């Protein structure tokens, strides 16, 4: 340096759920909590998924329905990038 995660160690993160809080929502954040994770560290570049405030189309009395990401997800996959321990 590359590949890998059998064993061991030091440690790390934290799903569901609950409470608070922000948000139109998806969801984020904080505390509790652990299902799991060797990148479950970081980056929306590609695809996927979720949401539809605003915009737009249709119906329309109120209002409703469709489409749409500029919103979200890195714990959906690929890609990029950095990194602990161990083995070959």
């Nucleotide at each position: 340096a590359u590949u890998c995660g059998a064993u061991a160690a030091u440690g790390g993160c934290a799903a569901a759920c609950u409470u608070g809080c922000u948000g139109a929502a998806a969801a984020a954040c904080a505390a509790g909590g652990a299902c799991g994770c060797a990148a479950a560290g970081c980056c929306u570049c590609a695809g996927g998924u979720c949401u539809a405030a605003g915009g737009u189309u249709c119906c329309a009395a109120a209002g409703g329905a469709g489409c749409u990401a500029u919103g979200a997800u890195a714990g959906c996959u690929g890609g990029g990038u950095u990194g602990c321990c161990g083995a070959a």

About this RNA: c-di-GMP-I riboswitch aptamer from Paenibacillus sp., 88 nucleotides, folded computationally. The model forms 95% of the base pairs in the Rfam consensus. The coordinates come from a structure-prediction model, not an experiment, and the mean pLDDT is 89. Rfam family: c-di-GMP-I riboswitch aptamer. Rfam's curators write: GEMM was predicted in a large-scale screen for bacterial structured RNA regulatory elements. Rfam links the family to the GO term cyclic-di-GMP binding. The sequence was found by an Rfam model in a public genome assembly. The source organism's lineage runs through Bacteria, Bacillota, Bacilli, Caryophanales and Paenibacillus.